[in-house]
RNA sequence: GGAGUAAAUCAGAUGAUCGCUGGUCCGCAUAGCGGGCUGGAGGAAAGUCCGAGCUCCACAGGGCAGGAUGGUCGCUAACGGCGACUGGGGGCGACCCUAAGGAAAGUGCCACAGAAAAUAUACCGCCCCGCCAAAAGCGGGGUAAGGGUGAAAAGGCGAGGUAAGAGCUCACCGCUUUUCCGGUGACGGGAAAGGCAUGGUAAACCCCAUCCGGAGCAAGACCAAAUAGGAGAACAUCAAGAGCGGCCCGCUCGACGUUCUCGGGUAGUGUCGCUUGAGGCGGCAGGCAACUGUCGUCCCAGAUGAAUGAUCAUCGCCUUCCUCAGGGUAACCGAAGGGAGGAACAGAACUCGGCUUACGAUUUGGUCCGACG
RNA sequence: UCCCCAGUAGCUCAGUCGGUAGAGCAGAUGGCUGUUAACCAUCGGGUCCGUGGUUCGAGUCCGCGCUGGGGAGCCA
Numbered sequence: 001g002g003a004g005u006a007a008a009u010c011a012g013a014u015g016a017u018c019g020c021u022g023g024u025c026c027g028c029a030u031a032g033c034g035g036g037c038u039g040g041a042g043g044a045a046a047g048u049c050c051g052a053g054c055u056c057c058a059c060a061g062g063g064c065a066g067g068a069u070g071g072u073c074g075c076u077a078a079c080g081g082c083g084a085c086u087g088g089g090g091g092c093g094a095c096c097c098u099a100a101g102g103a104a105a106g107u108g109c110c111a112c113a114g115a116a117a118a119u120a121u122a123c124c125g126c127c128c129c130g131c132c133a134a135a136a137g138c139g140g141g142g143u144a145a146g147g148g149u150g151a152a153a154a155g156g157c158g159a160g161g162u163a164a165g166a167g168c169u170c171a172c173c174g175c176u177u178u179u180c181c182g183g184u185g186a187c188g189g190g191a192a193a194g195g196c197a198u199g200g201u202a203a204a205c206c207c208c209a210u211c212c213g214g215a216g217c218a219a220g221a222c223c224a225a226a227u228a229g230g231a232g233a234a235c236a237u238c239a240a241g242a243g244c245g246g247c248c249c250g251c252u253c254g255a256c257g258u259u260c261u262c263g264g265g266u267a268g269u270g271u272c273g274c275u276u277g278a279g280g281c282g283g284c285a286g287g288c289a290a291c292u293g294u295c296g297u298c299c300c301a302g303a304u305g306a307a308u309g310a311u312c313a314u315c316g317c318c319u320u321c322c323u324c325a326g327g328g329u330a331a332c333c334g335a336a337g338g339g340a341g342g343a344a345c346a347g348a349a350c351u352c353g354g355c356u357u358a359c360g361a362u363u364u365g366g367u368c369c370g371a372c373g
Numbered sequence: 374u375c376c377c378c379a380g381u382a383g384c385u386c387a388g389u390c391g392g393u394a395g396a397g398c399a400g401a402u403g404g405c406u407g408u409u410a411a412c413c414a415u416c417g418g419g420u421c422c423g424u425g426g427u428u429c430g431a432g433u434c435c436g437c438g439c440u441g442g443g444g445a446g447c448c449a
Stems, first nucleotide, its partner, number of pairs: 001369003005365006012315007020040009042345001046356002049354005054216004061249004066212005071085005086100001087098004101207002106205002108201003123147002125143007155173002158170003174196001175194008220272003223268001230262006241253003264448002279298008317342007326333002374445007383398004392429001400416005422438005
């Protein structure tokens, strides 16, 4: 100097002028206007992919169906999230990735090629026997060691053995079963036995375990406005129907009738919900960590045809160029001054915890490579 | 706010239980005709929206993203 890796921080600052908007105080000619003080976007406010709070419906009940998740231990209000660890995989390395239960419960699929794709099987080859004088050839049988096919070929590899072969036998490796030790556990290490049974695929159906009621701030409550309480249909104490989303049960409502369909009407940009919350920041303590406890301190947007902006100046940051003190044998580095250019992704809409995606800059700790002195 | 659907050749659409991506129209070339159209024959043309993953193999299965389109909701 280059490449790559992990983490952290910031998202320009100050001032002036002109605006927008919430709160509060004051004044006035009071459905408003003016003035003072004060608050005013993000790390993702985004996608709406998960999980919750909150609200309504039985404060959510039983079952089927359906959906989600899937190593272990923990964290958490909860999670499909996070942390640590285990197994597997990738990288020279720093380090990274991992939807990671079950294929000896069952079913399905495995194109082409190939003899055979799962009840194993004999195309070539090898070996034995028969026919034939012999060879070749034909027929019968043995054989998965070799060839060939394929993504995948019925444990791998070596030796013995054999007519040729074969876990047929043996060593090593793998696998299965049993068992010992360590660990909370996933799992790791060891021993013995078995001659091998169990091809792959579950992001195919499925099985197992765990979890899940539905809707969403246009939830929901209130005021105001509006009228044809119009027409049709179903049902009415044995109940239709609604809450209730797919179904069954169950519960509640159900006579000043209820429900559905058609038709009709209004909608002020009304009030509440609405921002104090699993809240932020700092210290201490516990824990490897995620996180938790405790103490102190702070209040930090609430708009709704939707505010949070624009211009200028100065300073800071980055890139590059010029002049140049200085350092160095040199390559080169370069204080200070000046000029030019640049500064990303993106805009709250009930609120949180995550994930994912978009994106600029700086700093720090490792790693690998190269060059020069 | 909630929910659903689609994206395949220039255009409109098929593609089944994962196994070499097709059709019609359009286009090009040749034939027919005095010429054009029609007709006949032949041919070219694909990042299956993008990007990762599962699998031997992905248009198809799964995750994430992009683009386009559609639907629901008040009162009595």
Predicted 3D model of RNase P RNA and transfer RNA as a complex of 449 nucleotides.